Notes: Transfer RNA from Sneathiella litorea, 74 nucleotides, folded computationally. The sequence is in RNAcentral, with records from Rfam. Taxonomically the source falls in Sneathiella (Bacteria, Pseudomonadati, Sneathiellales, Sneathiellaceae).

RNA sequence: GGUCCCGUAGCUCAUCAGGAUAGAGCGCAAGAUUCCUAAUCUUGAGGUAACAGGUUCGAGUCCUGUCGGGAUCA
Numbered sequence: 001g002g003u004c005c006c007g008u009a010g011c012u013c014a015u016c017a018g019g020a021u022a023g024a025g026c027g028c029a030a031g032a033u034u035c036c037u038a039a040u041c042u043u044g045a046g047g048u049a050a051c052a053g054g055u056u057c058g059a060g061u062c063c064u065g066u067c068g069g070g071a072u073c074a
Stems, first nucleotide, its partner, number of pairs: 001073007010026004019057001028044005050066005
């Protein structure tokens, strides 16, 4: 340098041919329970879906470019 794959909450991931309020587990905070912790239960916060454009009535989902990570070929 060429080709391919990936980039969604702090972490690991889901979201199945574009459709309506983007979810789960873990973690975090508060509360309940306990003499106190841990465990358990309840509730809650947390996301411009890497970035920028395009297509569309509508994009995390399609297209292009950029950036980052990985694999492979040279």